[in-house]
RNA sequence: AAAUGGCAAACCGUCUGAAAGGACGGGACGCAAAGCCUAGAGCCUAAGGGUUGUUCAGUAAUAACAAUUUAAGGUUGUCGGGUUGCCGAA
Numbered sequence: 001a002a003a004u005g006g007c008a009a010a011c012c013g014u015c016u017g018a019a020a021g022g023a024c025g026g027g028a029c030g031c032a033a034a035g036c037c038u039a040g041a042g043c044c045u046a047a048g049g050g051u052u053g054u055u056c057a058g059u060a061a062u063a064a065c066a067a068u069u070u071a072a073g074g075u076u077g078u079c080g081g082g083u084u085g086c087c088g089a090a
Base pairs, nucleotide, nucleotide: 006031007030011026012025013024014023015022016021029077035083036082037081038080040079041078042075043074044073048070049069050068051067052066053065054064055063
């Protein structure tokens, strides 16, 4: 090089989750580890929490709403680390 196989992005359906996302089925953009383990870096989300503001009101508290912040939530098909491994001509 060639061959046998493998996985399955977007999108669609159902379920699930506050969201990000996930599961299953369909589907193939790609993938030589897009097998397995790991959330270290990056990235996504912000339910709950914090802060600030506004409203009702009576100083405050409570409540509601808005902005902002926050991972304890995710992502390994963003990168890194560990580990195992198929074929392989000239």
RNAcentral holds the sequence, with entries from MGnify. A computed fold for a 90-nucleotide RNA from a marine sediment metagenome, annotated as c-di-GMP-I riboswitch aptamer. Model confidence (mean pLDDT): 85 of 100.